[in-house]
Annotation
Predicted 3D model of a 466-nucleotide part of an RNA (small-subunit ribosomal RNA, 3' major domain) from an uncultured bacterium. Its Rfam family is "Bacterial small subunit ribosomal RNA". Gene Ontology terms of the family: structural constituent of ribosome and ribosome. The RNAcentral record of the full RNA draws on ENA and SILVA.
Context: one part of a larger RNA
């Protein structure tokens, strides 16, 4: 100067209290440690590792083991030879590979040959997801959207360094007043950028009403509207604070994008790049198969339950945001469904995916391991795909486990939230999603307060650390 302190003071945040739902207990799904294995590839470890990289592990992806093959090599550049390219059959094999036979003749030419491709050959080189994230770049988490981080000249100090940036008040805020050996100025706060919440003008199909002009809605462009700008109170009559008015909205109107100086030798050499090291008939390459899905365990973060504010049967209503041409698929048929035929429509405000579900009406069940729960198993059945044994989805019968609200502790949330509720993406052949990213539907409860936990901000004290 700085970091720390079971030191003070002042302040803030779903930090705690107050309240709602949850987790820890069961099944089960996915990560993880352990264990096992030939392999169960690797990397991530308090917050800030553990539905995390994985926006899809049958092969493939794959980096992993086992076995079979390759050596100038899957891939670039150069050099010799020889052939158009290529297409086809056979033998052996699981494929890869290894070995034979056959068709077949292009483009440009100065007729030497040249370009492209392909085979052989020799060598330089390829090639490594091999080692180092303590050699890096890039790019991310994190304190933390926390309010702070510094800089010129200037003045104090022998100096390191300090002042500003401290005080007094305010504010979500180093925000802004007032003072002050400071005076100004950049990083950052705000604001400018984006949705949404009120109008107005302008345009309008494939969109909504109508059948008559239209434009209420709605779509997409502009603009307009909020600024403590009015009023009152208290304040140093300074910033601001609290009431109230008009207002669709007040006092940052909600949310989103944006993340300062820097901590943590944080994370990534497996996204990509990259210095060094190491390996070259193998640490490179290719192929079948398995393996990443294993299972006494144990944690993490989910989904479904344990019922009556509920389960099941029939009717009956209202959404948004997306996606669609190797694609979404209608109507119509057949099947108890999965799904199968079907072929209409749409390159989509037009046609489809697309009936949203809770929810409301009615009927039934009456507290019980039940008409709760659905796991685990059997059989049959669809579907995608070269192929569902290991290791995919879905129907349908049948089988019904634990579970009777969960210790000690633990987590989100301040409002259109949290809780229920369904729906649509992305990955994707297909598969499964309870993840994830998002979209609407119903819609609370509680906040007296800041002693207490947790984390941060100032200031200021102690200090044997720096």
């Nucleotide at each position: 100067u700085g970091a720390c302190g079971g030191g003070g003071g002042c302040c803030c945040g779903c930090a705690c209290a107050a309240g709602c739902a949850g987790c820890g207990g069961a099944g089960c799904g996915u990560g993880u440690g352990g264990u096992u294995u030939a392999a169960u590839u690797c990397g991530a470890c308090g917050c800030a590792a553990c539905g995390c990289g994985c926006a899809a592990c049958a092969c493939c992806u794959u980096a992993c083991c086992a076995c079979g093959g390759u050596u100038u090599g899957a891939c670039a550049u150069c050099c010799c030879u020889g052939g158009a390219a290529c297409c086809c059959c056979g033998g052996u094999g699981a494929a890869a590979g290894c070995u034979g036979g056959g068709g077949g003749u292009g483009c440009c030419u100065u007729c030497g040959g040249g370009a492209g491709c392909c085979a052989g050959g020799a060598g330089a080189c390829a090639g490594g997801u091999g080692c180092u994230g303590c050699a890096u770049g890039g790019c991310u988490g994190u304190c933390g959207u926390c309010a702070g981080c510094u800089c010129g000249u200037g003045u104090c100090g022998u100096g390191a360094g300090a002042u500003g940036u401290u005080g007094g008040g305010u504010u979500a805020a180093g925000u802004c007043c007032c003072g002050c050996a400071a005076c100004g100025a950049g990083c950052g706060c705000a604001a400018c950028c984006c949705c949404c919440g009120u109008g107005g003008c302008u345009a309008g199909u494939u969109a909504c009403g109508a059948g008559g002009u239209g434009u209420g809605c709605c779509u997409a462009g502009c603009c307009a509207g909020a600024c403590u700008g009015c009023c009152g109170g208290a304040a140093c009559c300074a910033a601001a604070c609290c009431g109230g008015a008009g207002g669709a909205a007040g006092g940052u109107g909600g949310g989103g994008a944006u993340g300062a100086u820097g901590u943590c030798a944080a994370g990534u050499c497996a996204g990509c790049a990259u210095g060094g090291c190491c390996c070259u008939u193998a640490c490179a390459c290719c192929g079948u198969g398995g393996g990443c899905g294993a299972c006494a365990c144990a944690c993490a973060c989910g989904c479904u339950a344990c019922a009556a504010u509920g389960g099941c049967c029939g009717g009956g209503a209202c959404a948004a945001u997306g996606g669609g041409c190797a694609g979404c698929c209608a109507a119509g048929c057949g099947g108890u469904a999965a799904c199968g035929c079907g072929g209409a429509g749409c390159c989509a405000a037009u046609c489809c995916c697309u009936c949203a579900a809770a929810c409301c009406c009615g009927g039934u069940c009456u507290c019980a391991g039940u008409u709760c729960a659905g796991a685990u198993c059997g059989u049959g059945g669809g579907c995608u795909g070269c192929a569902a044994c290991u290791c995919g989805c879905c129907c349908a019968c049948g089988u019904g486990a634990a579970g009777g609200c969960g210790g000690a502790g633990u987590u989100g949330c301040u409002a259109g939230u949290a809780a229920c509720c369904g729906c649509c993406g992305g990955u994707c052949a297909g598969c499964a999603u309870u993840a994830c990213g998002g979209c609407g539907g119903u819609g609370a409860a509680u906040a007296u307060g800041u002693u207490c936990c947790c984390g941060g901000g100032c200031c200021u004290u102690g200090u044997a650390c720096u």